[in-house]
RNA sequence: CGCGGAGUGGAGCAGUGGUAGCUCGUUAGGCUCAUAACCUAAAGGUCGUUGGUUCGAUUCCUUCCUCCGCAA
Numbered sequence: 001c002g003c004g005g006a007g008u009g010g011a012g013c014a015g016u017g018g019u020a021g022c023u024c025g026u027u028a029g030g031c032u033c034a035u036a037a038c039c040u041a042a043a044g045g046u047c048g049u050u051g052g053u054u055c056g057a058u059u060c061c062u063u064c065c066u067c068c069g070c071a072a
Stems, first nucleotide, its partner, number of pairs: 002070006010024004018055001026042005048064001051061002
């Protein structure tokens, strides 16, 4: 240099054009003599960046950045 894949709450991952979700974690409350477990609730995301298509983009296209792999 060429080809392919990935980037989404603190972590790991869903989400194939129509209000962004799950598990764990965090916080608060309940339960308990107490802790854990369990139950309830809440906070936390401008979906890597930039531009475009569209009535509407996490999703489709372009540029760039980062990471992983293949070939040489």
Predicted 3D model of a 72-nucleotide RNA (transfer RNA) from a Bacteroidaceae bacterium. It was read from a public genome assembly. Rfam family: tRNA. Rfam's curators write: Transfer RNA (tRNA) molecules are approximately 80 nucleotides in length. By type it is a transfer RNA. The coordinates come from a structure-prediction model, not an experiment, and the mean pLDDT is 83.